Model confidence (mean pLDDT): 81 of 100. The part of an RNA shown here (small-subunit ribosomal RNA, central domain) has 307 nucleotides and comes from an uncultured bacterium.
Context: one part of a larger RNA
Formats: sequence, structure tokens, C1' cells
RNA sequence: CUGGGCGUAAAGGGCGCGUAGGCGGCGUUUUAAGUCGGGGGUGAAAGCCUGUGGCUCAACCACAGAAUGGCCUUCGAUACUGGGACGCUUGAGUAUGGUAGAGGUUGGUGGAACUGCGAGUGUAGAGGUGAAAUUCGUAGAUAUUCGCAAGAACACCGGUGGCGAAGGCGGCCAACUGGACCAUUACUGACCCUGGUAGUCCACGCCGUAAACGAUGAAUGCCAGCUGUUGGGGUGCUUGCACCGCAGUAGCGCAGCUAACGCUUUGAGCAUUCCGCCUGGGGAGUACGGUCGCAAGAUUAAAACUC
Repeated sequence: CUGGGCGUAAAGGGCGCGUAGGCGGCGUUUUAAGUCGGGGGUGAAAGCCUGUGGCUCAACCACAGAAUGGCCUUCGAUACUGGGACGCUUGAGUAUGGUAGAGGUUGGUGGAACUGCGAGUGUAGAGGUGAAAUUCGUAGAUAUUCGCAAGAACACCGGUGGCGAAGGCGGCCAACUGGACCAUUACUGACCCUGGUAGUCCACGCCGUAAACGAUGAAUGCCAGCUGUUGGGGUGCUUGCACCGCAGUAGCGCAGCUAACGCUUUGAGCAUUCCGCCUGGGGAGUACGGUCGCAAGAUUAAAACUC
């Protein structure tokens, strides 16, 4: 390399945006580059291989064939892939009307508590532990009341509740701002061009790693159900229920999968595309070199040797 794999045995990049690249919906038509078929040319000889023969055999030699992964050319085929043209609406996007939310940034603001300080009351203890002691206290502590200051975090609500790509996000108010979901099914058309929005700039200190975990990459389609819960919607009415459908989030569970544990429409099932990664243990996520960093160090990443 091939093959087989990546929840727990080695193995999913911490997460996104995106260039190159890879891959790409439905229909008609055209082309014939890939692809497939036929013909021709070439693929020197020797050697290798197969067969036969010649030196008494063998080595060796001779003859014939095969092979020579291919390349070029020509005539065809047109299902698929690619190129061109035209069309479509299911993918994707836009629009309109709603909805929920600890999504983000900035500014302000509130109460409780802890601590410290000032003042009042008050007197001999306080604190702490299994028991003690260190410690604090007659220079008045602890306790209690009032006032002031400062910093940090936001009890209850609070919930296998919500939001976010992940990291993560929790008092209240305002401003700015990202995304999602539901309903309507109006627009666009799986492409291109123009243009130049965001970014790039300023500012924000550096680092860039985690059991960055669901130890489970992303996308799309298909494949029994039941129960809870969050956010929309629809229908029916007895107006607070029932049913239907969508998007999340949990618990179980069939088929299927799995070495087992278990997973199970939120798959570890059945498939396709793309990316990342693994290849016995130790040496070692180390050395050296490179890149990055003020540094700590990060990243990329071996070998000898050994079992």
C1' cells in the first nucleotide's frame, strides 16, 4: 500500500467560518473528454517464461511461441461521469407574520452576606475541636444596635428546564447585536456576472492547552412503538381537555448492530459523500530540527535499545 477499524481495546481534529481540492437534485437535448467494443501501428535484440532441438549429460547454445503492466491511431457505442444548451422545484436561500430563551457586547443599578473602620450598650470570656491548642480579649473582645467603606458573587425562582458551533452562559434595567423555531407557501432556481458588504484596520496583555467527554466528526435519506418535558402551530369542541403535525430535550424499547457492556429515528441500525485519525507494549507525545511564545511552554515528531 491493500485490508480492517476509531463509545469503553490503538484511533473523531476542542469548536466554527472558509480558499484550493473532493463530491453534488429532477427532466429534455447535444457533444463524445472519461468509459466500453472492433481494427491497425508500436512495444529493438538479448534476457526471463513455455515447448522442441544441438554439443555423450549439464552448464551452454539454436529455433518457435508466449509475455512485454503500456502508448499511439482509426472506426463505432452513449447507460453512467464530465462539457454545452434549455427547462423544473423537492435541496438550499429570500420574503411576510409571530414566538421562546442564563446567546453575545457595553453601560447603569439593587439587596443579602462576609470583612474592615467609627460610635452606642455591656462584661469576662470568645473562638475552635473527638478532645485540645495555636489565636482573639479588661488597652474592653465575643454578643448586640446604628452608620460608613470596599471587593466579589448573585440565595429563593431553578427544573435529566432554556440558549449557544464548541468553550460556555444565571440579580435587575437599558442600548446595540447573533442565531433558532412555528405558520403562510409568495419569490428565486441547484449556475454565472457585476458590485465590493462582513472580514482585513483601530482597540481588546500573552498563552492555546483540558477527562476541551456523549471519551461517539459533519451532512443527507430510509428504518416498530410507548412515556415525560420545552417552544410554536392546526382541528374538534363540553374552554380545558382530546386528537393531528413540526422543532428540541430526556426515560424505556422492537428490528438491526455489538467481543460484550450496551446503542436503538438524538443509533453504536441500513446506505452515500467529505474530512480527521489508528496499526503491539515500553522508549515517547520524548530527543533533534522547524514554527510559535517575554517566559512557562505549545505544536509538528522520530530512532537506537528492550519485552